[in-house]
Predicted 3D model of a 122-nucleotide RNA (SAM riboswitch aptamer (S box leader)) from a Bacteroidales bacterium.
The source organism's lineage runs through Bacteria, Pseudomonadati, Bacteroidota, Bacteroidia and Bacteroidales.
RNA sequence: UUUUUAUUAAGAAGGGCGAAGAGAUUAGGCUCUGUGAAACCCUGGCAACCAACCCGUCAGUCAGAUGGCAGACGGAGAAAGGUGCCAAAACCUAAUCCCGGAAAAACGGGAGAUGAUAAAAA
Numbered sequence: 001u002u003u004u005u006a007u008u009a010a011g012a013a014g015g016g017c018g019a020a021g022a023g024a025u026u027a028g029g030c031u032c033u034g035u036g037a038a039a040c041c042c043u044g045g046c047a048a049c050c051a052a053c054c055c056g057u058c059a060g061u062c063a064g065a066u067g068g069c070a071g072a073c074g075g076a077g078a079a080a081g082g083u084g085c086c087a088a089a090a091c092c093u094a095a096u097c098c099c100g101g102a103a104a105a106a107c108g109g110g111a112g113a114u115g116a117u118a119a120a121a122a
C1' cells in the first nucleotide's frame, strides 16, 4: 500500500515545544485558533479491537475415569502487554442509488461510497 471482516451519534486534557493555520479530499456552511492552530514530545485519561486472566455454552480430539489438549461463540473485568483515541455525530450537507413526500421541490428515511481505527491476510 491492497484485500477481507468488524466498529464508527457513547467516552476521555493538561504541560512543553512551535509559530499560522486547523476541522481526511472537493464545494458550500459552520466552528476552533496569537487567551497561541497543525506537527512533534511528556504526563494523565478514555475505550475494550487484539493479547493475557476468569466464567458459561457448543462441538472436536486423547484417556478406563476424574480429566488433558486445541477451537468457536457469548459474558465479565480494566490491574503491569500491542494499538487506537481524548472540541462539535466521521462538525453538518452534497459529490451515488432506492423509498416516502399528489411533484425531477423542500423535507424525512434506508442502503451504498469515501474516510478513520482494529484484526487477519497478501
Stems, first nucleotide, its partner, number of pairs: 001122008013043004021032003025095005044086003049082002054075005060069003090114001096111005
The coordinates come from a structure-prediction model, not an experiment, and the mean pLDDT is 78.